[in-house]
C1' cells in the first nucleotide's frame, strides 16, 4: 500500500419508541432507549423514496421549482483491528 474478514482484542455508533426543542411539512436536533451496524465515519454527485408550492390533465396520473432523506442505493473522500 492492495485485498479479505469481524474470528479475537480496544472500542464506536444507534433505530423502533418516549419526552424537550425547531419546522407549513418530509423531517432534524438534545435527552432517553437499542433493532442492528465493518465504515450505520463525513459527503446531497447520479438513481429511488418523501415534503411544500405551482402548472397541466381533471382515467388521480404527469410534471416545474425548491427542500428532505446518507439506517434505500451507487459513486467519492477518509478510518481503528485482524489475515492474506
Nucleotide at each position: 500500500c492492495c485485498u479479505u474478514g469481524a474470528a479475537a482484542a480496544a472500542g464506536g455508533c444507534u433505530a423502533a419508541c418516549c419526552g424537550g426543542c425547531u419546522g407549513c411539512g418530509a423531517a432534524g436536533u438534545c435527552g432517553g432507549g437499542a433493532c442492528g451496524c465493518a465504515a450505520a465515519g463525513c459527503u446531497g454527485c447520479g438513481g429511488g423514496u418523501c415534503c411544500a408550492c405551482g402548472g397541466c390533465a381533471u382515467c388521480u396520473g404527469c410534471u416545474g421549482u425548491g427542500g428532505a432523506u446518507a439506517g434505500c442505493u451507487g459513486g467519492g473522500c477518509u478510518g481503528c483491528c485482524a489475515a492474506g
A computed fold for an 84-nucleotide RNA from Roseimaritima sp., annotated as c-di-GMP-I riboswitch aptamer. Its mean pLDDT, the model's own confidence on a scale to 100, is 86. It was read from a public genome assembly, where an Rfam model found it. The source organism's lineage runs through Bacteria, Pseudomonadati, Planctomycetota, Pirellulales and Roseimaritima. The model forms 95% of the base pairs in the Rfam consensus.